About this RNA:
The RNA shown here (THF (Tetrahydrofolate) riboswitch aptamer) has 99 nucleotides. Its mean pLDDT, the model's own confidence on a scale to 100, is 77. Of the family's consensus pairs, 82% are formed in the model. Rfam family: THF (Tetrahydrofolate) riboswitch aptamer. The family has 101 seed sequences and 747 matches in Rfam 15.1. Rfam links the family to the GO term tetrahydrofolate metabolic process. The sequence was found by an Rfam model in a public genome assembly.
[in-house]
RNA sequence: UGCAGAGUAGAAUCUCGCGCGUUAAGUGCCGGGUGAACAGGGAGUUGUCACUCGGACGAAAAGCAUUCGCUUGCGGUACGAGGUUCGCAUCCCGCUGCU
Numbered sequence: 001u002g003c004a005g006a007g008u009a010g011a012a013u014c015u016c017g018c019g020c021g022u023u024a025a026g027u028g029c030c031g032g033g034u035g036a037a038c039a040g041g042g043a044g045u046u047g048u049c050a051c052u053c054g055g056a057c058g059a060a061a062a063g064c065a066u067u068c069g070c071u072u073g074c075g076g077u078a079c080g081a082g083g084u085u086c087g088c089a090u091c092c093c094g095c096u097g098c099u
Stems, first nucleotide, its partner, number of pairs: 002098004010086008019077001020075003029055008040093004061072004
């Protein structure tokens, strides 16, 4: 000098636990605002996530009890734990191996 490689946050999905809703919130979709994170260091988006405001769409209940409720379901449901798979948008430096 050149070539190759490793590593994170996190994401998807499944299982379990525990809640919420079923008087429709949540999820998903569109737009606005605020903020956060993104390998050991630096930068970092039109990408990601969280909160919030607005808009469109939209649902699965049944049995028991009847005072609170309970059970079984249902919801592209919240959170937590575990398994599997994927994995810095990208750029520079560093690290490991070879040269």